[in-house]
A computed fold for a 96-nucleotide RNA from a Chloroflexota bacterium, annotated as c-di-GMP-I-GGC riboswitch aptamer.
RNA sequence: GACGACAACGGCAAACCCGGGGUGACCCGGGGACGCAAAGCCACGGGGCUCGGCAUCCGCGAUGAGCGGACGAUCGAGUCAGCCGGGUUACCGAAU
Repeated sequence: GACGACAACGGCAAACCCGGGGUGACCCGGGGACGCAAAGCCACGGGGCUCGGCAUCCGCGAUGAGCGGACGAUCGAGUCAGCCGGGUUACCGAAU
């Protein structure tokens, strides 16, 4: 340095509930523990998701305007680090 034990000292906290923020994805605080050896941090690559535009399709409407819905080899703005990869920092020390 890699690695990661029924080790030690400790840490984090999914779903769900309560309060708050956001159009939303989601975030913050409290409770709560499914899990986690980086489940610390960073949206850099891929991916999921949200909102808006645009294209296409469908419905209503009158073949219009408009409204609603679906969808994307599309554009923009976001969100997720507990989806994967990458970057970066760090506690402990059995075996290898």